Description
Predicted 3D model of a 116-nucleotide RNA (FMN riboswitch aptamer (RFN element)) from a Peptococcaceae bacterium. Of the family's consensus pairs, 100% are formed in the model. RNAcentral records the identical sequence in 2 taxa. It matches the Rfam family "FMN riboswitch aptamer (RFN element)". Gene Ontology term of the family: FMN binding.
[in-house]
RNA sequence: UUGCUCCUCUGGGGAUAGGUGAAAAUCCUUACCGGCGGUAGAGCCCGCGAGCCGUUUUGGCAGAUCCGGUGUGAUUCCGGAGCCGACAGUUACAGUCUGGAUGGGAAGAGGGAAGG
Numbered sequence: 001u002u003g004c005u006c007c008u009c010u011g012g013g014g015a016u017a018g019g020u021g022a023a024a025a026u027c028c029u030u031a032c033c034g035g036c037g038g039u040a041g042a043g044c045c046c047g048c049g050a051g052c053c054g055u056u057u058u059g060g061c062a063g064a065u066c067c068g069g070u071g072u073g074a075u076u077c078c079g080g081a082g083c084c085g086a087c088a089g090u091u092a093c094a095g096u097c098u099g100g101a102u103g104g105g106a107a108g109a110g111g112g113a114a115g116g
Base pairs, nucleotide, nucleotide: 001115002114005112006111007110008109009108010107017029018028019027031096032095033085034084035048036047037046038045043083044082051061052060053059065081066080067079068078069077087099088098089097
C1' cells in the first nucleotide's frame, strides 16, 4: 500500500397539548422523527438496506419537492412553502404503541494473515 482473505466490534429515531367517542398514542387539529453509500453537506436526486412476492443463489414489487438566494458547482447549504413513511396486532383506520426482533441488515471502524 492492496475487499486477495479471515476475525472482532458498531450498526433506527419519534405522540406534546386538545377535540369527538362506549372505545382512538390508530380518526380530526396540533406536536414529533428521519438507516447506509455516492454527490457542495440530501427522509423526498442516484443507488443500497429493512418489508412483501417468486421458479427462494441470479428475478420482481416497493414512498415523497418545489420556488427564491449564494456559489465554478447545491432538488443537498440559507430563506419560504409543501410532501412521504413495510408487515401483523388492537374495544377504532398507526411513520411514532405492541409484536416478529436478545432477529436481520446496507454499511462503518479496528485488528490479523498474505501479496506487492